[in-house]
Molecule: Glycine riboswitch aptamer
Organism: Negativicutes bacterium UBA1444
RNA sequence: AUGAUGGUUGCGGAAGAGGUCGUCGACAUGGCGGCGCCGAAGGGGCAGGCUGACCUGGCAAACUCUCAGGCAAAAGAACUGCGACCGGACC
Numbered sequence: 001a002u003g004a005u006g007g008u009u010g011c012g013g014a015a016g017a018g019g020u021c022g023u024c025g026a027c028a029u030g031g032c033g034g035c036g037c038c039g040a041a042g043g044g045g046c047a048g049g050c051u052g053a054c055c056u057g058g059c060a061a062a063c064u065c066u067c068a069g070g071c072a073a074a075a076g077a078a079c080u081g082c083g084a085c086c087g088g089a090c091c
Base pairs, nucleotide, nucleotide: 006086007085008084009083010082011081012080013079018035020034021033022032023031024030036071037070038069042067043065044064045063049059050058051057
């Protein structure tokens, strides 16, 4: 069960931080280098927290680190609304 949790997908919403300095250039704010920043792709970490009582064990986050990614617009974007599909009992 007139279909839960969950998953896939389409459309929509969706923040933050220099369109900085130098240089090569040009049509492109593109390449290279420097300093300064952001956290909501992904990734890493665990004091408190949770783990039937305990934890030296384990777990996870929108916490945290900024490796990656990003700092005009565009693109992307955790999360979320609606629809379709999968699935089949929890919330």